Model confidence (mean pLDDT): 82 of 100. Transfer RNA from Candidatus Uhrbacteria bacterium CG22_combo_CG10-13_8_21_14_all_47_17, 77 nucleotides, folded computationally.
RNA sequence: GGGACGGUAGCUCAGCUGGUUAGAGCUCCGAGCUUAUACCUCGGCGGUCGAUGGUUCGAAUCCAUCCCGUCCCACCA
Repeated sequence: GGGACGGUAGCUCAGCUGGUUAGAGCUCCGAGCUUAUACCUCGGCGGUCGAUGGUUCGAAUCCAUCCCGUCCCACCA
C1' cells in the first nucleotide's frame, strides 16, 4: 500500500432485505426470601448505535469520507 471482518449499555453480544418505544445475558442498585450471607424471584439504573456529511417522509440499518481494533496479502530495509 491492497483486501476482509468488526466498533450498539460498565462487560459479552443480538438487531444490519430502512418503519411501532433500541434489546438480551452478566455486572451494579433496591425490594422480597433467610437468623444472616449466598442462591432464587421481582423491579430499577445505564445508550445521542465510532465520527462527520449525504439519500429518504423516515437511518443502528443504505451511500461517501475519516478514526480505532483484529486478520490476510504485497512491498521495503
It matches the Rfam family "tRNA". Rfam classes the family as a transfer RNA. The organism belongs to Candidatus Uhriibacteriota, within Bacteria. The sequence is in RNAcentral, with records from ENA.